[in-house]
């Protein structure tokens, strides 16, 4: 430098045009002689950024940023 892929809750991920979710973690409660485990509730999100398309965008399009893989170039 080129090609492909990824970006959603603290972490791991699902959702792929029509109300943003799960597991785990955290907090609180129940349970126990106590702890672990288990059960319940709560908290937690500018859906990477900007613009465009649309009645409606996390979802489609373009650009940008970061990261990953492969290839090329220089040394």
């Nucleotide at each position: 430098c080129g090609a492909a892929g990824u970006a959603u809750a603290g972490c791991u991920c699902a959702g792929c045009g029509g109300u943003a979710g799960a597991g785990u973690a955290a907090u609180c409660g129940c349970u126990u002689g106590a702890u672990a485990a288990g059960c319940g509730a709560u908290u937690g999100g500018u859906c990477a950024u900007u613009a465009g398309u649309u009645c409606a965008a996390a979802u489609c399009u373009a650009a940008u940023u970061a990261c990953u893989u492969c290839g090329a170039c220089c040394a």

Annotation
Predicted 3D model of a 75-nucleotide RNA (transfer RNA) from Sulfuricurvum sp. It matches the Rfam family "tRNA". The family's RNA type in Rfam is transfer RNA. The sequence was found in a public genome assembly. Its mean pLDDT, the model's own confidence on a scale to 100, is 83. Lineage of the source: Bacteria > Pseudomonadati > Campylobacterota > Epsilonproteobacteria > Sulfuricurvum.